[in-house]
RNA sequence: GUGUGUUAUAGAGGCUGCAGUUACAAAGAGUACUGCUGAUGAUGCUUAGGGAGGCUAUGAAUCAGUAGGAAAGGUGUAACUGCCGAAAUACAUAGUUUUUCCCUAAAGCUAUGUGUUGGGACUAUGUUGAAUAAGCAUAGUACUGUCAUCAGGUAAUUUGCCCAUUUACUUGAUGAAGAGCUGUAGCACAU
Numbered sequence: 001g002u003g004u005g006u007u008a009u010a011g012a013g014g015c016u017g018c019a020g021u022u023a024c025a026a027a028g029a030g031u032a033c034u035g036c037u038g039a040u041g042a043u044g045c046u047u048a049g050g051g052a053g054g055c056u057a058u059g060a061a062u063c064a065g066u067a068g069g070a071a072a073g074g075u076g077u078a079a080c081u082g083c084c085g086a087a088a089u090a091c092a093u094a095g096u097u098u099u100u101c102c103c104u105a106a107a108g109c110u111a112u113g114u115g116u117u118g119g120g121a122c123u124a125u126g127u128u129g130a131a132u133a134a135g136c137a138u139a140g141u142a143c144u145g146u147c148a149u150c151a152g153g154u155a156a157u158u159u160g161c162c163c164a165u166u167u168a169c170u171u172g173a174u175g176a177a178g179a180g181c182u183g184u185a186g187c188a189c190a191u
Base pairs, nucleotide, nucleotide: 001191002190003189004188005187006186007185008184009183010182011181014084017083018082019081020080021079022078023077024076025075033068034067035066036065037064038063039062044055045054047105048104049103050102051101052100087117088116089115090114091113092112093111094110095109096108097107098106118144119143121141122140123139124138125137126136127135128134146176147175148174149173150172151171152170153169154168155167156166
């Protein structure tokens, strides 16, 4: 010097990379809910079931009219922040939330562990959702980035010329997966 392994550190993929915060906007919706009037007349009050308790003929719930009238999750735009298993998702465990209280279930949120997914787009099915928005899961289609292998091209290396070797870039095909890939540095081993 070269190669292999390991540790640390810094980066790339995308102008639709991933996630979060704030502001505004649309939609949610003239919906939920409240007051008044009328009808009706005993049930109703949690996401569902059961139990307890309270309210209710001084009118439960429901319907019609009328007067008022939201919000959350999700979305878009802009700015800012953190990043490149960013993040998403399945299962398990623990905690917690959903009603006046308790029990069971279901659903939501947070943390940890294990597994899967390189990335975004479109299409189909299913599911969540007010929604034809969007999310999630599965499958498919082409695109895209990385590395490896194979077959070419260009330039350099070499040199009197050609071939070969090596390096860089590039074209095509095939394959693999982020525990990947690239650069730098340390350590160990081999040569």
Annotation: A computed fold for a 191-nucleotide RNA from Thermohalobacter berrensis, annotated as Lysine riboswitch aptamer. The prediction has a mean pLDDT of 81. Of the family's consensus pairs, 98% are formed in the model.